This is a predicted structure of an 87-nucleotide RNA (c-di-GMP-I riboswitch aptamer) from Firmicutes bacterium UBA5301. NCBI's taxonomy places the organism under Bacteria, Bacillati, Bacillota. The sequence was found by an Rfam model in a public genome assembly. Its mean pLDDT, the model's own confidence on a scale to 100, is 82.

């Protein structure tokens, strides 16, 4: 130093819901709260997944339908980094 992570420290994050501000929306930020999480740290690289405002595009009398350049890492991988130490 690498790899793992149990009957280990010391802690760490923060679901749903709630206030409050941004967003057309999905959804974000911040505060309350805690459902769980050994990476529930970091990056949209790939894949799924969710919105569809404005644009394209199809159907048209409307009404609509498709498309991500939008999100979402606590969807699933993959990269980068990290904290314990019994084996």
């Nucleotide at each position: 130093g690498g790899u793992a992570u149990a009957u280990u420290u010391c802690g760490g994050c923060a679901a749903a819901c709630u206030c409050a501000u941004c967003g057309a929306a999905a959804g974000a930020u911040g505060g309350g709260g805690g459902c769980g999480c050994a990476a529930a740290g970091c990056u949209a690289u790939g894949g799924g997944u969710c919105u569809g405002u404005a644009a394209g595009c199809c159907a048209g009398a409307a009404c609509g339908g498709c498309u991500a350049u939008g999100a979402u890492u606590g969807c699933c991988a993959a990269g980068c980094u990290g904290c314990c130490u019994a084996g």
Annotation
Its Rfam family is "c-di-GMP-I riboswitch aptamer". Rfam's curators write: GEMM was predicted in a large-scale screen for bacterial structured RNA regulatory elements.